[in-house]
RNA sequence: AGCGGGAUAGAGUAAUGGUAUCUCGUCAGGCUCAUAACCUGAAGACCCCGGUUCGAAUCCGGGUCCCGCAA
Numbered sequence: 001a002g003c004g005g006g007a008u009a010g011a012g013u014a015a016u017g018g019u020a021u022c023u024c025g026u027c028a029g030g031c032u033c034a035u036a037a038c039c040u041g042a043a044g045a046c047c048c049c050g051g052u053u054c055g056a057a058u059c060c061g062g063g064u065c066c067c068g069c070a071a
Stems, first nucleotide, its partner, number of pairs: 002069006010024003018054001026042005047063005
């Protein structure tokens, strides 16, 4: 050099081309004498560049990084 898989909120994890999901965490409120637990709400993410498409996390091309196989 070759082959396969992966990159999504702070952590983990989903997503038939059509509002980006869930759990934990964070913040605010409620409840409580108080804390925890519990309930409600909020903020927060698609690795980068380009293409196809009315519309791309998803399909296509190139690149970066990680894991594995082979050598």
The prediction has a mean pLDDT of 83. This is a predicted structure of a 71-nucleotide RNA (transfer RNA) from a Candidatus Tayloriibacteriota bacterium. Rfam family: tRNA. Rfam classes the family as a transfer RNA. From the family's description: Transfer RNA (tRNA) molecules are approximately 80 nucleotides in length.